[in-house]
Context: one part of a larger RNA
């Protein structure tokens, strides 16, 4: 993992509200006792007892009123409407209360055959090496000391098996092993290992101390019991079909993932003055958007005029003057503001009227929701940052299938009761993939730009379109031939400064024309060349702002962001049109089903659905009345057809070999995919 069988809202008592049923101003018996009689029960008899038929007060207490009160006042709380005994079912209480699951806590007991630690008793430790005290000899001293040389054998002494251990690295990891193998490695006369006997027990023991050990268990061992501890937690709760349909908000909460109450959801009841909802008309309050601010407040730019203030001048102080400074008042022109307002909308609220329309309310029983989310839009926050947060208004997913967006929870379109080889649309497409145009008219784009993520500030004789504005057969623009010139090296400056470092100035001649000079150049000159003119040549040429497509800016890990294949007067990108395509939309034809309303025969409007609430039913198992099948073959099993909207149900071959159904009531140990469910088989 799969099969298979088990496997979870139960039963009691007390309440509460719906139904059904008896009796009703009552209703009803508990225990118990007799009597039939078929262990189960029927029928009598028992009124004790309980609820109900009066309430209000703390009370005494009074009463359809009473309490407070001085009050005959107000005011609260009654007085108007039946109930009670039972059966069913839907909740709630109290018990394990739907099921399973903790970690824990307390308590009665069992464990030191595993390791800790001590007692008492044994028993081990190849061989090697050093070579302490001591002694003896010799030599030395006055004696000692000392000194060498034998001897001698000490050490928590060296090296290394056994034997205790475990340093590194491999292996092994569903292992040969719930700690091992290899290999290399510590210690091995010691605070050393070790066999047996014996001791300390759970908040207790034992520790050369690691929170270590205390029987593959240890920051409190195991066993039994309190015990179905608790578990705002997670996971699971089992046939079907109908209607109806949320909520993630609001206060409060040792409260934030629970919950109480209000909000929204069902289901049943009920009556009014028809209260709700849209629209029209109309009437209202108010300070948002906007604007505006010589209308206040706060805030500000430049300018003007002018206190004051700084600076300066005024031989010193004072008058008294300047002033590109700072700058109140007022003035012009310019402009800000959520806590500014002389102003001011739309919507949105409240009120009247009038149409639609079919809700809304109270009451009772039953919930779920209180973790939101996406996008549009007004805003607070951030970074005018986030698929961020945090209100407010829509909507849409949540609980929404179905087309389109290549794909996609919430973007477009669009609200799925069933069938149907009918037809029309929407969003979006029409060259193939892949259902419909290689449509019709007209531009435009060369960059595969594009063709369905996306990009900027800047740059630029890409190109097209539509302007201004100059010059132009009195000959322009470009190109080609020539000139390009004189006083002069204008003046000053400086070493030089000659058109061309720099400073003034920038005039006259001669001319077609020609700067006291437009760039290169020289030390300075020279040289080249440009403005300007002249000729050739013959129709256009220049600036200029502007608009469309494109280009570059352009950097991410496949070729890898057209969905591919490709597409270039398209299959790109505008502009117009016309045709088809295309959904579970919308319309035919046929069925089913819910509510209204009615002319009883239809008509209409409806039937997507998560939490949830109501209805209506199939299937198992016993029972009890009925009536059936069956060795001419029950139940069961496999197959096979037929029926039902489903749960399901019927007939039949084979197989099985003995029990089993209908109908109408009952009663449940009543329906399995899922709980890392449980047991069993593969």
């Nucleotide at each position: 993992g799969c099969c298979u069988a088990c496997g979870a809202g139960u039963u009691a008592c007390u309440u509460u509200c719906a139904c059904u049923g008896g009796c009703g101003a009552g209703g009803u018996u508990a225990a118990a006792u007799g009597u039939c009689u078929g262990u189960a029960g029927a029928c009598a008899u028992g009124g004790a007892g309980c609820c109900g038929a009066a309430g209000c007060g703390a009370a005494a207490g009074c009463g359809a009123g009473u309490c407070u009160g001085a009050a005959u006042a107000g005011g609260g709380c009654g007085u108007g409407c039946a109930g009670u005994c039972a059966g069913u079912g839907g909740g709630a209480g109290u018990a394990g209360a739907c099921g399973c699951g903790a970690a824990a806590c307390c308590u009665u007991g069992u464990g030191a055959u595993c390791u800790a630690c001590c007692c008492u008793u044994u028993g081990u430790c190849a061989g090697g090496a050093u070579g302490a005290a001591g002694g003896u000899g010799u030599g030395g001293u006055a004696a000692c000391a000392c000194a060498c040389a034998c001897u001698g054998g000490a050490g928590g002494u060296c090296c290394g098996a056994a034997c205790c251990g475990a340093u590194a690295a491999g292996c092994g990891u569903u292992g040969a092993a719930a700690a091992g193998c290899u290999u290399c490695c510590g210690g091995a006369u010691g605070a050393a290992c070790u066999g047996a006997g014996g001791g300390u027990a759970g908040g207790g023991g034992u520790g050369a101390a690691a929170g270590g050990c205390c029987a593959a268990u240890c920051a409190a061992a195991c066993u039994g019991g309190g015990a179905a501890a608790u578990a705002g937690c997670u996971c699971g709760u089992a046939c079907u079909c109908c209607c109806c349909g949320a909520a993630a908000u609001g206060u409060u909460u040792u409260u934030a993932g629970g919950a109480a109450c209000a909000g929204c959801c069902u289901u049943g009841u009920g009556g009014u003055u028809g209260a709700g909802u849209a629209c029209g008309c109309u009437g209202g309050a108010g300070g948002u958007a906007g604007a505006g601010c010589u209308a206040c407040c706060g805030a500000u730019a430049g300018g003007a005029c002018u206190a004051g203030g700084g600076g300066g001048a005024g031989u010193c102080a004072c008058a008294u003057c300047c002033u590109a400074c700072c700058a109140a008042a007022u003035c012009c022109u310019g402009a800000c503001g959520a806590a500014c307002u002389c102003c001011g909308a739309a919507u949105g609220c409240c009120g009247g009227c009038g149409u639609a329309u079919a809700u809304a309310c109270a009451c009772a029983g039953g919930a779920g929701u209180g973790a939101g989310g996406g996008c549009a839009u007004g805003g607070g926050u951030g970074c005018u940052a986030a698929g961020g947060u945090c209100c407010g208004u829509g909507u849409c997913c949540g609980a929404g299938a179905g087309g389109g967006a290549a794909a996609g929870a919430a973007c477009c379109c669009a609200g799925a009761c069933c069938c149907a080889c009918a037809g029309c649309u929407a969003a979006g497409g029409u060259c193939c993939c892949c259902a419909a145009a290689u449509c019709u008219a007209u531009g435009c784009u060369a960059a595969g730009u594009u063709g369905a993520a996306c990009a900027a500030a800047g740059g630029a004789g890409g190109u097209c379109c539509a302007g201004u504005u100059g010059c132009u057969u009195a000959g322009a623009c470009a190109g080609c031939c020539a000139g390009g010139a004189a006083g002069u090296u204008a003046g000053c400056u400086u070493g030089g400064a000659a058109g061309c470092a720099g400073c003034u100035a920038u005039c006259u001649u001669u001319u077609a024309a020609a700067g006291a000079g437009u760039g290169c150049g020289u030390a300075a000159c020279a040289g080249c060349u440009c403005a300007c003119u002249g000729g050739u040549c013959g129709a256009g040429c220049g600036a200029c702002a502007g608009g469309g497509c494109a280009u570059c800016g352009a950097u991410a890990a496949u070729a890898a962001a057209c969905g591919g294949g490709c597409a270039u007067c398209a299959a790109g990108c505008g502009u117009a049109g016309u045709a088809c395509c295309g959904a579970a939309g919308c319309u035919u034809g046929g069925g089913a089903u819910a509510g209204a309303a009615u002319u009883u025969a239809u008509u209409c409007u409806g039937u997507g659905g998560u939490a949830g609430g109501g209805g209506a039913g199939c299937a198992u198992u016993c029972u009890c009345u009925u009536u059936g099948c069956a060795g001419a073959g029950a139940a069961g099993g496999u197959g096979u057809g037929a029926u039902g909207u489903u749960a399901g149900u019927c007939a039949u071959g084979c197989u099985g070999g003995a029990g089993c159904g209908u109908a109408g009531a009952g009663a449940a140990a009543a329906g399995c995919a899922a709980a890392u469910g449980u047991a069993g088989g593969c």
RNAcentral holds the full RNA, with entries from ENA.
The part of an RNA shown here (large-subunit ribosomal RNA, domain II) has 682 nucleotides and comes from a Catalimonadaceae bacterium.
It matches the Rfam family "Bacterial large subunit ribosomal RNA". Rfam links the family to the GO terms structural constituent of ribosome and ribosome. For this family Rfam cites "Crystal structure of the ribosome at 5.5 A resolution" (Yusupov et al., Science, 2001).
Lineage of the source: Bacteria > Pseudomonadati > Cytophagia > Cytophagales > Catalimonadaceae.
The prediction has a mean pLDDT of 84.